This is a predicted structure of a 73-nucleotide RNA (transfer RNA) from an Aggregatilineales bacterium. The sequence is in RNAcentral, with records from ENA. Model confidence (mean pLDDT): 81 of 100. Rfam family: tRNA. Rfam describes the family as follows. Transfer RNA (tRNA) molecules are approximately 80 nucleotides in length. The family's RNA type in Rfam is transfer RNA.
RNA sequence: ACGCCCGUAGCUCAAUGGUUAGAGCAUUGGUCUUAUAAGCCAAAGGUUGUGGGUUCGAGUCCCAUCGGGCGUA
Numbered sequence: 001a002c003g004c005c006c007g008u009a010g011c012u013c014a015a016u017g018g019u020u021a022g023a024g025c026a027u028u029g030g031u032c033u034u035a036u037a038a039g040c041c042a043a044a045g046g047u048u049g050u051g052g053g054u055u056c057g058a059g060u061c062c063c064a065u066c067g068g069g070c071g072u073a
Base pairs, nucleotide, nucleotide: 001072002071003070004069005068006067007066010025011024012023013022018056027043028042029041030040031039049065050064051063052062053061
């Protein structure tokens, strides 16, 4: 330099172009316990990397760009 893949919650990952983007772990509160942990209940946490475009509607499709990984030279 070129090609391919990936980027969504603090972490690991879901989500057929169509309800309010969800789950597990972690965090916080409650419950339980003499106490802690575990268990149970609940809450908080998101500019879906960034900027545009297509569409009635985009995490999803298209373009550009940034970052990471792999391959070729």